[in-house]
Molecule: c-di-GMP-I riboswitch aptamer
Organism: soil metagenome
RNA sequence: GACAAAGGCAAACCCGUCGUGAGGCGGGGACGCAAAGCCACGGGUCAGGUGCUGGGAUGGGCCUGAUAGCCGGGUUACCGAA
Numbered sequence: 001g002a003c004a005a006a007g008g009c010a011a012a013c014c015c016g017u018c019g020u021g022a023g024g025c026g027g028g029g030a031c032g033c034a035a036a037g038c039c040a041c042g043g044g045u046c047a048g049g050u051g052c053u054g055g056g057a058u059g060g061g062c063c064u065g066a067u068a069g070c071c072g073g074g075u076u077a078c079c080g081a082a
Stems, first nucleotide, its partner, number of pairs: 001079001008033002013028006031069001037075003041072003044067007052060002
């Protein structure tokens, strides 16, 4: 980041499965993606727990987890026009 080339990934939804849950995994399927490859470091959002806080709450704090296709950051990578 090209009305290039070779390719790649796979949203929603459906089926199966794991999980308290958010959500993950496998198959089907494509909304899209130049890192929609990988990494939970910072922020956001989501879930579970709580003897703290609060008059109380699905609040706040704290703990545990999830999300990389929420943003930033780190790191690796195909092509080689402008």